[in-house]
Context: one part of a larger RNA
RNA sequence: GUCCGCGAGUUGCUCUGUGCGGCGAGGUUAAGCCGGGAGGCGAAGCCGAAGCGAAAGCGAGUCCGAAGUGGGCGACAUAGUCGCACGGAGCAGACCCGAAACCUUGUGAUCUAUCCAUGUCCAGGCUGAAGUCGAGGUAACACGAGAUGGAGGGCCGAACCUACUGUCGUUGAAAAGGCAAAGGAUGAGGUGUGGAUAGGAGUGAAAGGCUAAUCAAACUGGGAGAUAGCUGGUUCUCCCCGAAACAUAUUUAGGUAUGGCCUCGCGCGGUCGAAACCGGAGGUAAAGCACUGAAUGGGCUAGGGGUCUUACCAGAUUACCAAACCCAAUCAAACUCUGAAUGCCGGUCUAGUAGCGCGGGAGACAGGCUGCGGGAGAUAAGUUUCGUAGCCGAGAGGGAAAGAGCCCAGACCAUCAGCUAAGGUCCCUAAACGUACGCUAAGUGGAAAAGGUUGUGGGAGCGCGUUGACAGCCAGGAGGUUGGCUUAGAAGCAGCCACCCUUCAAAGAGUGCGUAAUAGCUCACUGGUCGAGCGAGCCUGCGCCGAAAAUCCAACGGGGCUAAGUGUACUACCGAAGCUAUGGAUUCAAUACUUAGAGUGUUGAGUGGUAGGGGAGCAUUGUAGCAACCUGGGAAGGCAGAUCGUAAGGGCUGCUGGAGGAACUACAAGAGCUUAUGCGGAC
Numbered sequence: 001g002u003c004c005g006c007g008a009g010u011u012g013c014u015c016u017g018u019g020c021g022g023c024g025a026g027g028u029u030a031a032g033c034c035g036g037g038a039g040g041c042g043a044a045g046c047c048g049a050a051g052c053g054a055a056a057g058c059g060a061g062u063c064c065g066a067a068g069u070g071g072g073c074g075a076c077a078u079a080g081u082c083g084c085a086c087g088g089a090g091c092a093g094a095c096c097c098g099a100a101a102c103c104u105u106g107u108g109a110u111c112u113a114u115c116c117a118u119g120u121c122c123a124g125g126c127u128g129a130a131g132u133c134g135a136g137g138u139a140a141c142a143c144g145a146g147a148u149g150g151a152g153g154g155c156c157g158a159a160c161c162u163a164c165u166g167u168c169g170u171u172g173a174a175a176a177g178g179c180a181a182a183g184g185a186u187g188a189g190g191u192g193u194g195g196a197u198a199g200g201a202g203u204g205a206a207a208g209g210c211u212a213a214u215c216a217a218a219c220u221g222g223g224a225g226a227u228a229g230c231u232g233g234u235u236c237u238c239c240c241c242g243a244a245a246c247a248u249a250u251u252u253a254g255g256u257a258u259g260g261c262c263u264c265g266c267g268c269g270g271u272c273g274a275a276a277c278c279g280g281a282g283g284u285a286a287a288g289c290a291c292u293g294a295a296u297g298g299g300c301u302a303g304g305g306g307u308c309u310u311a312c313c314a315g316a317u318u319a320c321c322a323a324a325c326c327c328a329a330u331c332a333a334a335c336u337c338u339g340a341a342u343g344c345c346g347g348u349c350u351a352g353u354a355g356c357g358c359g360g361g362a363g364a365c366a367g368g369c370u371g372c373g374g375g376a377g378a379u380a381a382g383u384u385u386c387g388u389a390g391c392c393g394a395g396a397g398g399g400a401a402a403g404a405g406c407c408c409a410g411a412c413c414a415u416c417a418g419c420u421a422a423g424g425u426c427c428c429u430a431a432a433c434g435u436a437c438g439c440u441a442a443g444u445g446g447a448a449a450a451g452g453u454u455g456u457g458g459g460a461g462c463g464c465g466u467u468g469a470c471a472g473c474c475a476g477g478a479g480g481u482u483g484g485c486u487u488a489g490a491a492g493c494a495g496c497c498a499c500c501c502u503u504c505a506a507a508g509a510g511u512g513c514g515u516a517a518u519a520g521c522u523c524a525c526u527g528g529u530c531g532a533g534c535g536a537g538c539c540u541g542c543g544c545c546g547a548a549a550a551u552c553c554a555a556c557g558g559g560g561c562u563a564a565g566u567g568u569a570c571u572a573c574c575g576a577a578g579c580u581a582u583g584g585a586u587u588c589a590a591u592a593c594u595u596a597g598a599g600u601g602u603u604g605a606g607u608g609g610u611a612g613g614g615g616a617g618c619a620u621u622g623u624a625g626c627a628a629c630c631u632g633g634g635a636a637g638g639c640a641g642a643u644c645g646u647a648a649g650g651g652c653u654g655c656u657g658g659a660g661g662a663a664c665u666a667c668a669a670g671a672g673c674u675u676a677u678g679c680g681g682a683c
Base pairs, nucleotide, nucleotide: 001683002682003681004680005679006678011092012091013090014089015088016087017086018085019084020083021082022081023080026047027046028045032041033040034039051058052057061073062072063071064070095233096232098230102223103222104221106219107218113197114196115195116194117193118192119191120190121189122187124156125155126154127152131148132147133146136143160184161183162182165180166179167178168177199215201211202210203209236617237616238615239614240613241612246259247258248257249256250255261363262361263360264359265358266357267356268355272352276348277347278346279345280344286338287336288335292332293331294330296328297327298326299325301322303321304320305318306317307316308315367392368391369390370389371388372387373386374385375384376383397408398407399406412584413583414582415581417580418579419578423574424573425572426559427558428557432571434570435569436568437567438566439565445561451545452544453543455542456541457540458539459538462535463534464533472529473528474527475526476525478502479501480500483497484496485495508523512521513520585607586606587605588604589603590602591601592600593599618672620669621668622667623666624665625664629661630660637656638655639654640653641652643650644649
């Protein structure tokens, strides 16, 4: 892991509600007693029939009060009570499993820590302290070669002890080891035997170490089914309805209570209610600047600064700062002279099908995304926080290649029938390489901005043009003059000023290049040649560039497409569990006929569904009716099969099996398993 078996809302008491039953202004016994049992006895007590008040107390009233035609709670009328079953609550382990822990009784120092007593062990080698002797040496000492001696938490290194590093091992050979290598090895050494100290205690050269593979409080029995607002699990079927992820409060935030939202029962009764119309309140969007503020330019002008003048006083001036005021142009969630659309409230009326009150039972109080209106953030986030609508949640089906929340659309069942929605119709792939007229040349389509673009289509104007435009080509492009100034120079062309006059078909006191300055080239402008359109902008459609990313292609799902891209218009078709058709099931309502009845029709509206509420059933075990029935001519159980039922399930036949077993109607439950890293067994 698989299979089989086991495995979780129970029981007692009390309260409350519903159903059924008994009795009923009453209902009912408890302990106990009698009895074999069935049952009987037992009135103490409890609930109800009267309340009000703190109470005395009064009483259909009473309390407050000095008082009531005042107020509160009551009465005016009934309905209770006992039992059984079920829903729910409380107290108990209270649906089941699960702690980390706490307390208490004991057991442990054969492991290990320290200590006590008594034993035992340490190959071999090296070094050579003190002391002693002592040549020498001294006045004597001191000192002293050399010898002797054999000290040391001395040195090297086995046993022994330890455990620094590497590696192997890691379901190991081993629940701490192997190999290589390392440290100590006469010491605070190692070790044997016996003994002492223990659980908030011991012991500890101290690591929270060790105290029997267990230690920030051992192990064992008990309190004990501790507690667990936490996690997991919680077993057959069908039918009806169907949420919430909010408000308020909370030592509250992943819990709970009350309300809102769901369900069931009883009652009320036209109360509910889109659309439309009528009547209202309002200060949002927008807009505005009349207020409050912000803010730009100009004008005007207090005050201030600067400059000038001035002995002082006082003046003048100002491309400065600037209040108030004026003009123009603006901004605002906490501005408003204004002011919608929606929404909201009330009324009338309609489609429609809800609504309200009381009571039983809940669940839920982690929500998510998308559009729109905001706040926070960075006008970031698959971000966060509100409002509003939808969807998911709890929603299957079709589309978006794939894809909870987007688009279409809400699945009772069946059908090898039809029509459509979104979206599609070249192939993959169902359906037009559809029709008409355009656009695009970029594979744009099939990712992106500022900005750029003589890509190309459309549009409205403007200017020039056969008295010859535009472009090209030929020719001219002059004189005063090198304008004046400046400058070393400045001659059209460094810079400053001016920018005239003349000749002319035309020609700037010069458009650019150029020179040291000249020169030179060129342009504007003019003539000729040519012979029909040319030019500068504007509005707009589709393109182009801008365009770099991490594993080849990888930014149409693919193939591929010049339409099979794109715009406008049109027709046909495909396309879903939508709609229709046919048959069937079921719920509710109305109605008809029958009624033992929940029966049979007809019509209408329904039948997605998590938490959850309500309803109806199937199966298992046992008991009773219930001793009658089935059964060796083969029970239960097992295996197989093409059978019946909407389901849980029920039959039949064959084989196996070898002795018990139903049906029906009730009752009672140890009453249904795929998951709890469930428990036991088998493989």
A computed fold for a 683-nucleotide part of an RNA from Nitrospira sp., annotated as large-subunit ribosomal RNA, domain II. Its mean pLDDT, the model's own confidence on a scale to 100, is 86.